Notes: Predicted 3D model of a 486-nucleotide part of an RNA (small-subunit ribosomal RNA, 3' major domain) from an uncultured bacterium. Its Rfam family is "Bacterial small subunit ribosomal RNA". The coordinates come from a structure-prediction model, not an experiment, and the mean pLDDT is 82.

Context: one part of a larger RNA
RNA sequence: UGACGGGGGCCCGCACAAGCGGUGGAGCAUGUGGUUUAAUUCGAAGCAACGCGAAGAACCUUACCUGAGCUUGACAUCCUGCGAACCACCACUGAGAAGUGGGGGUGCCCUUCGGGGAGCGCAGUGACAGGUGCUGCAUGGCUGUCGUCAGCUCGUGUCGUGAGAUGUUCGGUUAAGUCCGGCAACGAGCGCAACCCCUGUCCUUAGUUGCUACCACGUGAUGGUGGGCACUCUAGGGAGACUGCCGGGGUAAACUCGGAGGAAGGUGGGGAUGACGUCAAGUCCUCAUGGCCCUUAUGCUCAGGGCUACACACGUGCUACGAAUGGCUGGUACAGAGGGCGAGCUAGACCGCGAGGUUUUGCGAAUCCCUUAAAGCCAGUCUCAGUUCGGAUUGCGAGUCUGCGAACUCGACUGCAUGAAGAGCGGAAUCGCUAGUAAUCGCGGAUCAGAAACGCCGCGGUGAAUCCGUUCCCGGGCCUUGUACG
Repeated sequence: UGACGGGGGCCCGCACAAGCGGUGGAGCAUGUGGUUUAAUUCGAAGCAACGCGAAGAACCUUACCUGAGCUUGACAUCCUGCGAACCACCACUGAGAAGUGGGGGUGCCCUUCGGGGAGCGCAGUGACAGGUGCUGCAUGGCUGUCGUCAGCUCGUGUCGUGAGAUGUUCGGUUAAGUCCGGCAACGAGCGCAACCCCUGUCCUUAGUUGCUACCACGUGAUGGUGGGCACUCUAGGGAGACUGCCGGGGUAAACUCGGAGGAAGGUGGGGAUGACGUCAAGUCCUCAUGGCCCUUAUGCUCAGGGCUACACACGUGCUACGAAUGGCUGGUACAGAGGGCGAGCUAGACCGCGAGGUUUUGCGAAUCCCUUAAAGCCAGUCUCAGUUCGGAUUGCGAGUCUGCGAACUCGACUGCAUGAAGAGCGGAAUCGCUAGUAAUCGCGGAUCAGAAACGCCGCGGUGAAUCCGUUCCCGGGCCUUGUACG
């Protein structure tokens, strides 16, 4: 000077407490361990690995296994020879990759018309290619984490033999090393805050594809049509909040408490933004890259299989177990944000119980479509039961859809039948959340042929309870103290 302490003081955080809902028990989905396997490719490992890399494993992907093939190679540059390139071409063999044989066909630039050249194909030669092979303990880049925590430092000066100290400590205050006061310090930098985006109020500009108060037309009905741009909205500009005003406290301070006005207060709400550094944290399988290794194979092509195995164990989720605040049936209302032409989103009509199919229509989209939101509300029914709860599992000589072809291993969906566990709401234990939050309800999107999505990322609808307090658990900040530790 650090680090540490079952030392002390002060102070924070859904850290505890208060409260609401879960997980741990069941079934299923998914990831992991383990086991199995020819292979079950690889990585991730307390928090900070485990619905993680996977925002899409039937083939492909694919890195793994088995088998069949290739060897200057699927890809790049250079050299030599031959041939123009090229073609959805044909036949045979083959699981295919590929092999064998045959066919059509001649462009561009220069030319002394012999040929030469660019480019492309085939063959050959060797330099080389190639490697998701190893090392994240050789690295770049990117990322997680402490932590959006309030810290981390520098210049000059001063003090100390020196390591170093001071500043940054102290008294207040703050979300904050935020600000005020004091002080051998005076200043400054990276962080904090502000500047950026979304949202909440108003004004203004603009008025179609949006809107419809008013006028008119029209309809079974609808801004459907012509005016109109007030209103809503859209999207550009601006205003607004600053402890500015009043009162109490406080050092004539920072600040704090209360009040007024206001759409909004005292950081309005949310996001983006992550200091010096820590964990030899993660990634050589995104990419890049040193070294090492393979070179008729550790490279390349292909078919089939595997990544989907299953006595088990754990994590994360979904669906339930009805004190009916429910299940089922019928009717009826109200969103937001996204997406849609390399045949994408599809209205209407018709067919089908349905998944869906047929036909046709609109829209390169504030115009058309996805798009009836669901919970809710109204009415009926069920009457406490393993049931009209719950839906796993299984069957069908039932089916739909996607895909060049192929759903056996191994897709999603529909119909009928079957109806498991689960009813003392789940032991020890454990997680999330402080407000438009939790809980609950549906809707959209990326990836994507399809889809194992109950995941992820967004969007809105309905909409709580509780916070006395800081003794305790966990993490963190400042000061101080002890130390045989660095």